[in-house]
Context: one part of a larger RNA
RNA sequence: UUAUAUUGAAGGAACUCGGCAAAUUAACUCUGUACGUUCGCAAUAAAGAGAGCCGUAAAAAAUCGGCAGCAUGAAAACGGAAGCAACGACUGGUUACCAAAACCACAGGACUCUGCAAAUCAAUAAAAUAAGUAUAGAGUCUGACGCCUGCCCAGUACCUAAAAACGAUAAACUCAGGUUUUUGCUUGCGUUAUAACUUUAGGUAAACGGCGGUUCUAACUAUAAGAAUCCUUAGGUAGCGAAAUUCCUUGACGGGUAAAUUCCGUCCUGCAUGAAAGGCGUAACGAUUGCUUCACUGUCUCCAAUAUAAAUUCA
Repeated sequence: UUAUAUUGAAGGAACUCGGCAAAUUAACUCUGUACGUUCGCAAUAAAGAGAGCCGUAAAAAAUCGGCAGCAUGAAAACGGAAGCAACGACUGGUUACCAAAACCACAGGACUCUGCAAAUCAAUAAAAUAAGUAUAGAGUCUGACGCCUGCCCAGUACCUAAAAACGAUAAACUCAGGUUUUUGCUUGCGUUAUAACUUUAGGUAAACGGCGGUUCUAACUAUAAGAAUCCUUAGGUAGCGAAAUUCCUUGACGGGUAAAUUCCGUCCUGCAUGAAAGGCGUAACGAUUGCUUCACUGUCUCCAAUAUAAAUUCA
């Protein structure tokens, strides 16, 4: 000096990206327990109190008395607590070996395909689906629960219907020819039946997706319920909103601090929110993320000492 432990005056997060690390708390008995809530929970909420040994005529407890100690759950084992938000409902799973999460899954919801010789698994075969049969099987999206899920079918995709054209040196057949012992192979004319595709007309958005601009207007000002106009298939509804989305931006106002680019509430001027790539809420849950408070502490002010091990120096 380093590592691992132990202790520390006064202060107590001033450290730091951040209380990282450490400390605090702790098991048991009794008292007591808020907001919220899906009435199950929350909850060991929080906040308090207690404790040893001996005797007290049998056992147990209480009570009373006594004894020792600084200290009696006498060592050890053994939750720090609370509040406000974000995300995901939850238990569960995940990057074997830097990521456990807001990712995946999930119960629940919806759409599509499939009538069984089922659809799906590229194709032959075989197998699975399934010794199943639409309350079944397969695919896609969403993701408990509560309230909901607006408008657009012009484009792409899919479905339905109709009629004309297009469409395969693809199929079958007649006849004539070439060749061959024959089956056959082959050339040409002709005949028959045509598929997807293309077009048209409808439908479908919990299919892929999309959801405007300009100008003016109210008797202070401001604003514009309203009016006009252009474009569009339709012009973003409810809700939420400087958000895990906000560039300008440390937006503005309020709260919290002595002081706040973070945090919470509100506003709406949404660069570039928005409804199953779901919207908004939500008790419970979380080794998740942001912020705050109490307790606690060598994280720090500011370092010191001790033990053990190593390094180093000398022998």

This is a predicted structure of a 315-nucleotide part of an RNA (large-subunit ribosomal RNA, domain IV) from Grateloupia asiatica. Rfam family: Bacterial large subunit ribosomal RNA. Clan: LSU clan. A source record names the gene rrl. The full RNA is in RNAcentral, with records from ENA.